[in-house]
Molecule: c-di-GMP-I riboswitch aptamer
Organism: Desulfuromonas sp.
RNA sequence: CUCACGAAGAGGCAAAACUGGAGUGAUCCAGUGACGCAAAGCUGCGGGUCUCGGAUUAAAUGCCGAGAUAGCCGGGCCGACGAC
Numbered sequence: 001c002u003c004a005c006g007a008a009g010a011g012g013c014a015a016a017a018c019u020g021g022a023g024u025g026a027u028c029c030a031g032u033g034a035c036g037c038a039a040a041g042c043u044g045c046g047g048g049u050c051u052c053g054g055a056u057u058a059a060a061u062g063c064c065g066a067g068a069u070a071g072c073c074g075g076g077c078c079g080a081c082g083a084c
Stems, first nucleotide, its partner, number of pairs: 005082002012037002017032006035071001041077003045074003048069007
């Protein structure tokens, strides 16, 4: 120095709910608040789930398109500390 690992220390992030705002919606932003998180930092590349529109159908699934979700999983990128 790198990888792995996650004791300790210093810190970090912020679920639900509530308030205000944006959006047709999923959901997002800000404040309050902490359920939790060693990547709960970033990234829509793959999958899952969710929303909207279209087409088809007796109806629904399935199909197509657009979007959301990173705290659903995987991948990619960056990264604090240093015991075993």